[in-house]
Context: one part of a larger RNA
Molecule: small-subunit ribosomal RNA, central domain
Organism: metagenome
RNA sequence: CUGGGCGUAAAGCGUGCGCAGGUGGCCCGUUAAGAGUGAUGUGAAAUCCCCGAGCUCAACUUGGGAAUUGCAUUGCUAACUGGCGGGCUAGAGUACGGGAGAGGGGGGUGGAAUUCCACGUGUAGCAGUGAAAUGCGUAGAUAUGUGGAGGAACACCGAUGGCGAAGGCGGCUUCCUGGCCCGUUCUUGACGCAGAGGCGCGAAAGCUAGGGGAGCAAACGGGAUUAGAUACCCCGGUAGUCCUAGCCGUAAACGAUGGACACUAGGUGUUGGUGGUAUCAACCCCGCCAGUGCCGAAGCUAACGCAUUAAGUGUCCCGCCUGGGGAGUACGGCCGCAAGGCUAAAACUC
Numbered sequence: 001c002u003g004g005g006c007g008u009a010a011a012g013c014g015u016g017c018g019c020a021g022g023u024g025g026c027c028c029g030u031u032a033a034g035a036g037u038g039a040u041g042u043g044a045a046a047u048c049c050c051c052g053a054g055c056u057c058a059a060c061u062u063g064g065g066a067a068u069u070g071c072a073u074u075g076c077u078a079a080c081u082g083g084c085g086g087g088c089u090a091g092a093g094u095a096c097g098g099g100a101g102a103g104g105g106g107g108g109u110g111g112a113a114u115u116c117c118a119c120g121u122g123u124a125g126c127a128g129u130g131a132a133a134u135g136c137g138u139a140g141a142u143a144u145g146u147g148g149a150g151g152a153a154c155a156c157c158g159a160u161g162g163c164g165a166a167g168g169c170g171g172c173u174u175c176c177u178g179g180c181c182c183g184u185u186c187u188u189g190a191c192g193c194a195g196a197g198g199c200g201c202g203a204a205a206g207c208u209a210g211g212g213g214a215g216c217a218a219a220c221g222g223g224a225u226u227a228g229a230u231a232c233c234c235c236g237g238u239a240g241u242c243c244u245a246g247c248c249g250u251a252a253a254c255g256a257u258g259g260a261c262a263c264u265a266g267g268u269g270u271u272g273g274u275g276g277u278a279u280c281a282a283c284c285c286c287g288c289c290a291g292u293g294c295c296g297a298a299g300c301u302a303a304c305g306c307a308u309u310a311a312g313u314g315u316c317c318c319g320c321c322u323g324g325g326g327a328g329u330a331c332g333g334c335c336g337c338a339a340g341g342c343u344a345a346a347a348c349u350c
Stems, first nucleotide, its partner, number of pairs: 003322004007304002012318001014201004022193002025088007033081002035077008049065006091191001092188002095184005103177007110154001115149007125136002162169002206247006215241002220236004258317006266295011299306002323350003332343004
């Protein structure tokens, strides 16, 4: 170097952008580097292999051949790969016309509810549990009415729905802004795919500074329970949860399934668009494209199951695995304010 694998057994990087390297559509011409084929030279001898010979045989020795799969020079071939030149439009992008959407960022704004404050009404309870107690309340609570403050989250619609690369995104409105789908077939003419390093994004918790703080609530205090109860239940309650700026970079970051392209029976629902028949029109019906579910043929699978959204059949590129424990640890390095993260062993042991 070579093998077999990666949904659940070990194994898909959390996710995207992208340099190098890898790989790449159809046609023509050319080149001849790869590839193929011939010649020449070389590839020491011994060894190995084949056919013989010599020691009585064998080992051993020895003659001839083959082999030495390589390298160099040179001739030829032109299907394939590559180089160069030219062309094409089916891949990819652009333009034009439509469309849906909790996609992202900033500003404004609304109502319900909780809590608190003030005042009114009103009186002895309220709250809580399996039952209680701690707690709150005659200094007037709970309940109820009016007014006010403040923060956070947006019931119904809401979905088996939509959008986003992922994390994720949900009141209304406005400004800025990314992507996607459909139709016409305009335009460029392979500009594509994937991507070691690198760079960006990345839930929650956590960290730094400043603000904010209604509800909830690690820690903490108290009441119960219990043999105990550093818990589960109850009453309180601080960080935090929220905002701004900056870190952190992890997760059962999951579809536990990397990306792209092509091909391979169907049935049924749904979202967005569109063509057709029909209609006054909406709706309905038939078809196509894109997405998203369910059920299933072939095939695959150890089975479970997957099955045009593949885990089927192929091509290309990347990542990863190689018995369990030790261990995602030590050491070193890089990153971080820290917490810690990334990279990543061995002894020993079964």